Model confidence (mean pLDDT): 84 of 100. Predicted 3D model of an 89-nucleotide RNA (c-di-GMP-I-GGC riboswitch aptamer) from a Bacillota bacterium. Lineage of the source: Bacteria > Bacillati > Bacillota. It matches the Rfam family "c-di-GMP-I-GGC riboswitch aptamer". Its family is annotated with cyclic-di-GMP binding in the Gene Ontology.

[in-house]
RNA sequence: UCUGAUAAAGGCAAACUUACCGAAAGGUAAGGACGCAAAGCCAGAGGUCUACAGCAGGAUUAUCUGCCAUGAUAGCUCGGUUGCCAGGA
Numbered sequence: 001u002c003u004g005a006u007a008a009a010g011g012c013a014a015a016c017u018u019a020c021c022g023a024a025a026g027g028u029a030a031g032g033a034c035g036c037a038a039a040g041c042c043a044g045a046g047g048u049c050u051a052c053a054g055c056a057g058g059a060u061u062a063u064c065u066g067c068c069a070u071g072a073u074a075g076c077u078c079g080g081u082u083g084c085c086a087g088g089a
């Protein structure tokens, strides 16, 4: 520096369940494995999700609709950064 094999030291853990946090998206812990060679870390760009608050409209006493990220997602893509094992040069 390149590659990732039905190899191998080891690692992570989707759905789902339970508990807790949150308005929600979602998160954390335990169980559990669909998968993952960065499924380690970072919301910088795009995407996606949510809408408590805010704004606009409706409605008028019980609540509706739309817009909106500053919220979330690193297991959506790109980017940044660090690193294990094995093989090759």
Base pairs, nucleotide, nucleotide: 001088002087003086004085011036012035016031017030018029019028020027021026034075040081041080042079044078045077046076047073048072049071054067055066056065057064